A computed fold for a 353-nucleotide part of an RNA from an uncultured Candidatus Methanomethylophilaceae archaeon, annotated as small-subunit ribosomal RNA, central domain. The full RNA is in RNAcentral, with records from ENA and SILVA. Model confidence (mean pLDDT): 88 of 100.
Context: one part of a larger RNA
RNA sequence: UUGAGUCUAAAACGUUCGUAGCCGGUUCGGUAAAUCCUUGGGUAAAUCGGUCAGCUUAACUGACCGACUUCCGAGGAGACUGCCGAACUUGGGACCGGGAGAGGCUAGAGGUACUUUCGGGGUAGGGGUAAAAUCCUGUAAUCCUGAAAGGACCACCGGUGGCGAAGGCGUCUAGCUAGAACGGAUCCGACGGUGAGGAACGAAGCCCUGGGGCGCAAACGGGAUUAGAUACCCCGGUAGUCCAGGGUGUAAACGCUGCAGACUUGGUGUUGGAGACCCUUUGGGGGUGUUCAGUGCCGGAGAGAAGUUGUUAAGUCUGCUACUUGGGGAGUACGUCCGCAAGGAUGAAACUU
Repeated sequence: UUGAGUCUAAAACGUUCGUAGCCGGUUCGGUAAAUCCUUGGGUAAAUCGGUCAGCUUAACUGACCGACUUCCGAGGAGACUGCCGAACUUGGGACCGGGAGAGGCUAGAGGUACUUUCGGGGUAGGGGUAAAAUCCUGUAAUCCUGAAAGGACCACCGGUGGCGAAGGCGUCUAGCUAGAACGGAUCCGACGGUGAGGAACGAAGCCCUGGGGCGCAAACGGGAUUAGAUACCCCGGUAGUCCAGGGUGUAAACGCUGCAGACUUGGUGUUGGAGACCCUUUGGGGGUGUUCAGUGCCGGAGAGAAGUUGUUAAGUCUGCUACUUGGGGAGUACGUCCGCAAGGAUGAAACUU
């Protein structure tokens, strides 16, 4: 609870697609559902407003008039909404053009480092720490050097740079594939916006099956530290991390800011595109300025409790959705749905303050 709100106080679903619903561009014609006007009927009384009257006054009561009200009928209006028809191009979509990109999937190739093994050299330490010890090492370690194998990762470039709906994406090459921006003298012609349910995607972790396992590393063992040390530090080390196929569906899934559209002073970087002008060593060059789209910083008005925000709004408006309504109890219990499980989703109350 016809209210006020949702960056930080409670509150924007993790993200997208999309059904119903709600909302919807410009012009013309028609219609009259809705709307408005007039009129007839109906609309119990009380109540309410006005003028009188009765109780000594008032409250109260009575009379008359009026107002109120959903409804039915008739006549009329034609702006807006709806419906029907016709048309338009600005919204939206399609097509064409040359560019940009760690967008996705698959396959192949490469690089250094690391670990292990083998060969050669070489000898007493190595490693680790604040200091140590556990640990490795005379069956030859550490170190130097040559070769091989293995798995993971992708330094520099690298950038408040780019791409993606979000999660996220970074060696190179190829194939397949998706989207966005810009430009166009092309086409369709409102086909749009949002979106309850619904569907798909969704880091890390965890689960199942089968591989793989270099390094790292929950658990665990040991050494230290300490009053203790189930930790921080050290030596080891298993799940896991990697691959393939399933499942889980959550995160400070954050810009703690829903999506779409319109409007509202500016400055300065940067990325992609399109024009213009100038310089030029003519190249895959450089500079200046305009414009569209993105991405940053600063900041005017405005907004805001302030911090701040400020054309990428938290300004001024419109449409639609989700959510909030003191703290705790509690994201708990119960029920239901989903899941192999772990658990997830939905989601109270008593009581307390």